[in-house]
Model confidence (mean pLDDT): 78 of 100. The RNA shown here (Bacterial small signal recognition particle RNA) has 97 nucleotides and comes from Bifidobacterium bohemicum DSM 22767. NCBI's taxonomy places the organism under Bacteria, Bacillati, Actinomycetes, Bifidobacteriaceae, Bifidobacterium bohemicum. The sequence is in RNAcentral, with records from ENA and Rfam. Its Rfam family is "Bacterial small signal recognition particle RNA". The family's RNA type in Rfam is non-coding RNA gene. Its family is annotated with signal recognition particle, plasma membrane targeting and SRP-dependent cotranslational protein targeting to membrane, signal sequence recognition in the Gene Ontology. Rfam describes the family as follows. The signal recognition particle (SRP) is a universally conserved ribonucleoprotein involved in the co-translational targeting of proteins to membranes.

């Protein structure tokens, strides 16, 4: 010179752990209204069977408040681990001077 291997530093991809959040889960909320399912009573129509439309009542859901990291997600590093890729550093052996 070369570049087997060591060590540092940075970065990227997996995975696992923490944290931290809501699209995540719970629950709560008389949607009172312009949502939905059902429709007690009553209301039309019909001779009648039975049909319409529908309030109250109850459900169910949406917005929303409150909690909670149990599940899915998102963020995040002085976090474990592996893998690979940039720099830096030492160094054996050989070769030449």
């Nucleotide at each position: 010179a070369u570049a087997g291997a060591g060590c540092c530093u940075u970065c990227a991809c997996g995975u696992g752990g923490c944290g931290u959040u809501a699209c995540g889960u719970c629950a709560c909320c008389c949607a009172a209204u312009c949502c939905c399912c059902c429709c007690a009573g009553g209301g039309c129509a019909g001779g009648a069977a039975u049909g319409c439309a529908g309030c109250a009542a109850g459900g169910g859901u949406a917005a929303g408040u409150g909690g909670c990291c149990u599940c899915u997600g998102u963020c995040g590093g002085g976090u474990g681990c592996g893998u690979g890729a940039a720099g830096g550093u030492u160094u054996a052996c050989u070769u030449u001077u």